[in-house]
Context: one part of a larger RNA
RNA sequence: CACCGCCCGUCACACCAUGGAAGUGGAUGGUACCAGAAGUGGGUAGACUAACCUUCGGGAGGUCGCUUACCACGGUAUGAUUCAUGACUGGGGUGAAGUCGUAACAAGGUAGCCGUAGGGGAACCUGCGGCUGGAUCACCUCCUU
Numbered sequence: 001c002a003c004c005g006c007c008c009g010u011c012a013c014a015c016c017a018u019g020g021a022a023g024u025g026g027a028u029g030g031u032a033c034c035a036g037a038a039g040u041g042g043g044u045a046g047a048c049u050a051a052c053c054u055u056c057g058g059g060a061g062g063u064c065g066c067u068u069a070c071c072a073c074g075g076u077a078u079g080a081u082u083c084a085u086g087a088c089u090g091g092g093g094u095g096a097a098g099u100c101g102u103a104a105c106a107a108g109g110u111a112g113c114c115g116u117a118g119g120g121g122a123a124c125c126u127g128c129g130g131c132u133g134g135a136u137c138a139c140c141u142c143c144u145u
Base pairs, nucleotide, nucleotide: 003108005105008101009100011098013095014094015093016092018090019089020088023085024084025083026082027081028080030078031077032076033075034074039070040069041068042067043066044065046064047063048062049061052059053058111132112131113130114129115128116127117126118125119124
């Protein structure tokens, strides 16, 4: 490049990340219960037993065994947090030359905007209330020359 301007939204296409989602898979820690190796502590009818004691019979102590408490791993149920994935679905972003219109910017051709309610392919439209960050015309008040 200055209205042959600028510009808005739906729709179509491509890509990107993301929300929801019946679920699916994993991780973490919680609760209840089951189970309970090795070890440690307690108990002890039984078996064995070198140091100590002995009246020589045994005793004390110890070892094994049995039992019990704690407990790792594991299992069952349950709800929690988190990660990944998930048919389908919601909007978002980006992308020279796609589609439909023309909402906004000039009084943008119905001034615009805000709130709210209803409606509509879409930008939007309509009602009610508010604002001037509205053009034009007239009047009033104030300021400057």
The part of an RNA shown here (small-subunit ribosomal RNA, 3' minor domain) has 145 nucleotides and comes from a Gammaproteobacteria bacterium.
Its Rfam family is "Bacterial small subunit ribosomal RNA". Gene Ontology terms of the family: ribosome and structural constituent of ribosome.
Taxonomically the source falls in Gammaproteobacteria (Bacteria, Pseudomonadati, Pseudomonadota).